[in-house]
The part of an RNA shown here (large-subunit ribosomal RNA, domain III) has 380 nucleotides and comes from Nymphoides peltata. Its Rfam family is "Bacterial large subunit ribosomal RNA". Rfam links the family to the GO terms ribosome and structural constituent of ribosome. Taxonomically the source falls in Nymphoides (Eukaryota, Magnoliopsida, Pentapetalae, asterids).

Context: one part of a larger RNA
RNA sequence: GAGUAACGAUUAACCGGGUGAAAAACCCGGUCGCCGUAAGCCCAAGGGUUCCAGCGCAACGAUUUUCGGCGCUGGGUGAGUCGGAUCCUAAGGCGAGGCCGAGAGGCGUAGUCGAUGGCGAACUGGUUAAUAUUCCAGUACUUCCUUGCAAUGCGAUGGGAGGACGGAGAAGGUUAGGUGGUCCACCUGUUGGAUGGUGGUUUAAGCGUUUAGGAGUGCGCUCUAGGCAAAUCCGGAGCGAUUAUCUGAGACGUGAUGACGAGGCUCUACGAGCCGAAGCCGCUGAUACCCUGCUUCCAAGAAAAGUCCCUAAGCUUCAGUUGCAAGAAUCCGUACCCGAAACCGACACAGGUGGUCAGGUAGAGAAUACCAAGGCGCUU
Repeated sequence: GAGUAACGAUUAACCGGGUGAAAAACCCGGUCGCCGUAAGCCCAAGGGUUCCAGCGCAACGAUUUUCGGCGCUGGGUGAGUCGGAUCCUAAGGCGAGGCCGAGAGGCGUAGUCGAUGGCGAACUGGUUAAUAUUCCAGUACUUCCUUGCAAUGCGAUGGGAGGACGGAGAAGGUUAGGUGGUCCACCUGUUGGAUGGUGGUUUAAGCGUUUAGGAGUGCGCUCUAGGCAAAUCCGGAGCGAUUAUCUGAGACGUGAUGACGAGGCUCUACGAGCCGAAGCCGCUGAUACCCUGCUUCCAAGAAAAGUCCCUAAGCUUCAGUUGCAAGAAUCCGUACCCGAAACCGACACAGGUGGUCAGGUAGAGAAUACCAAGGCGCUU
């Protein structure tokens, strides 16, 4: 320079009460304003205690601070079913032997790793200051290292099926959701009675029956130069009686004489406990499901395991397999932030950050405008 610029989005504040030494900024209540394909909710990545409570205000916070993502102390993350490992493989990595190289090392078979993919059994309600598909209540499901009982042709690293897949387009059937009415409670109001207003009208997985629709041969028998051996399996050829078969959203019933539920009652009134009405019908309607479907196109669109069938060696009082019942079910993650003051940007930085959910009125619409639930008014 100078008590000057600035105090980090122009969404916005104001009033009353409380606490306190002190309140524009903390807490409670009311009014106002902003977002609302977000500035709301939930995950992945990343971070790592920032979560919750009590006590504090030196420093940190662009001011203040009684407050805090700050300091101190204490507490908090509960799983057979969620995600990962105990399973599988892709690109790619490593790589016994092997090949190459003077060597270091390079390549690579069998293998062994490697998810961003395959496989894969749980829902609703309640509860904590802080966790919940994990705890609790109710109702389910899966697997078999174990045991018991009963029945019985079992057996793989091999063979086969399956898993198993592209783009675009169109139609139908549904559901989630929405909306209106009905019904219930309360209020307004009326003394013979209507009108109006406010709120609610919610319920899963599983199990049973099965539909709109889609595919289409399923079943029995005979033969068989293929599937590196075998096969009753698959493939190929033929015959017979038949329309049998597979798949499939949703719906209905059950689950549920339960839970939840507007509201009410009691209390030690922040809050805790108890009681508890109605709980139906229509319309609309998805980008979700049926659909790995259908039609069509050319550029012709992973693999392996789990699964099922078949036999080989072998076993055949054992073992193994099937059914029922009992029992058992390991390890790791789980707090909190996540379009952000907690991640990446030296900062409590107007930048960046993959996915899920997607209400109302107007609208073609996820545009836009105003709102709901919810969250904020951006620390002078």